[in-house]
Notes
Large-subunit ribosomal RNA, domain VI from a Gemmataceae bacterium, 271 nucleotides, folded computationally.
Context: one part of a larger RNA
């Protein structure tokens, strides 16, 4: 832009697309079956590959924004204490988030219409015959069942709701104001290439902050003790904690802009 006024919300599904797997063991049963060796049809049951999906509680993985040893070598005048650089210097761990090697689920079943293939009635053709009229049975293939997207489905669908038939200046055609609502802006986000989507803008917990707590790390500086020191103990399960939970307006969410008011029935009126 359209979907015959403007909007908010929740829907219908014409169509499209995705799924479609497969083994072994158990029990029916050592039963049918066969001289035996052997051995089932058939229903039920249970475990797995492989393949999808969604998640992060636990296990394992990153986790250069978190801790914590160390080594070299600069700097803070020096000593302690920190800092800088050497791949994050290197090593040990590790929230979150992301992942799998992990977890949870998934393929069910019911129908419909068939293929092979089997049937029933049945005549041309007194027999016969599953076909010629008629009628069954029957497969992981078809159509559905089940997911998922869908009214640009131009046949533009459907409900349920909310606004509005103005005010004001000029003047008769114009400007301003301006409803529901909506956007741009501005804080953001387990949204995201961008845009979209989603939360919230002070009538406010969207972010940062700061308080409180988890979660990690592993016992902090400084004192004081004990040893000639290195060091070790006590103050200390300390000190320090990024993304996690809460709370708490202290920062920061300024500011702006769009959007109707016609028509009164086809010779119309909007576009």
């Nucleotide at each position: 832009c359209g979907u015959a006024g403007g909007a908010u919300a929740c829907u219908u599904g014409a169509g499209c697309a995705g799924u479609u797997u497969u083994c072994u063991c158990c029990c029916u049963a050592g039963u049918a079956c066969g001289a035996g060796a052997g051995g089932a049809u058939u229903g039920g049951g249970a475990g797995g590959g492989a393949c999808g999906u969604a998640c992060c509680u636990a296990u394992g993985g990153u986790g250069u924004u978190c801790c914590a040893g160390u080594u070299a070598u600069c700097g803070u005048g020096c000593u302690a204490a920190c800092g800088g650089u050497a791949g994050u210097g290197c090593u040990g761990g590790g929230u979150a988030g992301c992942c799998a090697c992990g977890u949870a689920c998934g393929g069910c079943u019911a129908g419909g219409a068939u293929a092979a293939a089997c049937g029933c009635u049945g005549a041309a053709g007194g027999c016969a015959u599953a076909u010629a009229a008629g009628u069954g049975u029957g497969a992981a293939a078809c159509c559905c069942u089940c997911u998922g997207c869908a009214a640009g489905a131009u046949u533009a669908g459907g409900u349920a709701u909310c606004c509005a038939u103005g005010u004001u200046c000029u003047u008769u055609a114009g400007a301003a104001c301006g409803a529901a609502g909506a956007c741009u802006c501005c804080u953001g986000g387990a949204a995201g290439a961008c845009u979209a989507c989603c939360a919230g803008g002070u009538u406010g917990a969207u972010a940062g902050g700061c308080u409180g707590g988890g979660u990690g790390u592993g016992u902090a500086a400084g004192g004081c003790u004990a040893g000639u020191a290195a060091u070790a103990g006590c103050u200390u399960u300390a000190g320090c904690u990024g993304a996690c939970c809460a709370g708490u307006a202290c920062u920061a969410a300024u500011a702006g802009u769009c959007a109707a008011a016609u028509g009164u029935u086809u010779g119309g009126a909007c576009g």
Taxonomically the source falls in Gemmataceae (Bacteria, Pseudomonadati, Planctomycetia, Gemmatales).